[in-house]
Molecule: FMN riboswitch aptamer (RFN element)
Organism: Rummeliibacillus stabekisii
RNA sequence: AUAUUCCUUCGGGGUCGGGUGAAAUUCCCAAUCGACGGUGAUGAAUCAAUUCUAAGCCCGUGAGCCUUUUUUAAAGGCAGGAUUUUGGUGAGAAUCCAAAGCCGACAGUAUAGUCUGGAUGGGAGAAGGAUGUA
Repeated sequence: AUAUUCCUUCGGGGUCGGGUGAAAUUCCCAAUCGACGGUGAUGAAUCAAUUCUAAGCCCGUGAGCCUUUUUUAAAGGCAGGAUUUUGGUGAGAAUCCAAAGCCGACAGUAUAGUCUGGAUGGGAGAAGGAUGUA
């Protein structure tokens, strides 16, 4: 430097307050949250090379649910399938700045992104170690 397999560890946040009601953290007003990889006109460090950092709604992944089949599995679908929009700067904006808007599996329950449950589970993946080769 690179490759394979194995091991270990890590690996998701959120209802302040108020209204109606017999009953709602589920409705209404309002509040609040943003997994993983990529991309990237951000920001920081450095003389520089370079390094670190930057998207819920741009591309993809993941848990969950449904259907079918030749059922230890595979394929298809649902599930963030959310038009994100407008304005600004600029050569250029899906990512910057400002404002506004929108989205969120399944089961339970007065209708749930936020409560309880499957879950002391699973997991995209991240870090470290062992091993092989050059």